[in-house]
RNA sequence: GCUCGAUAAGGGCAAAUCUAACGAAAGUUAGAGACGCAAAGUUACCGGUCUAAGGGGAAACCUAUGAUAGCGGGACUGCCGAA
Numbered sequence: 001g002c003u004c005g006a007u008a009a010g011g012g013c014a015a016a017u018c019u020a021a022c023g024a025a026a027g028u029u030a031g032a033g034a035c036g037c038a039a040a041g042u043u044a045c046c047g048g049u050c051u052a053a054g055g056g057g058a059a060a061c062c063u064a065u066g067a068u069a070g071c072g073g074g075a076c077u078g079c080c081g082a083a
Base pairs, nucleotide, nucleotide: 004081005080012037013036017032018031019030020029021028022027035070041076042075043074045073046072047071048068049067050066054063055062056061
């Protein structure tokens, strides 16, 4: 240095749920709260998933320019170091 990840040290993040705000919705943000996480740090590039306001359609329904990084992969960055 690479791989790897401990009943190590010091720390970090925060699911569900509740409250408030925003949003058409999915969902996001803040506070409370911890199910979990060694990239649960950043990024919608690829695939998936969710939503369907607007648009299309006689209707059923279709559609992302919306969302998800805590669904998988890719890219970039990073703390510690027992075996």
Predicted 3D model of an 83-nucleotide RNA (c-di-GMP-I riboswitch aptamer) from an Alteromonadaceae bacterium. Of the family's consensus pairs, 95% are formed in the model. It matches the Rfam family "c-di-GMP-I riboswitch aptamer". Its family is annotated with cyclic-di-GMP binding in the Gene Ontology. The sequence was found by an Rfam model in a public genome assembly. NCBI's taxonomy places the organism under Bacteria, Pseudomonadati, Pseudomonadota, Gammaproteobacteria, Alteromonadaceae. Model confidence (mean pLDDT): 91 of 100.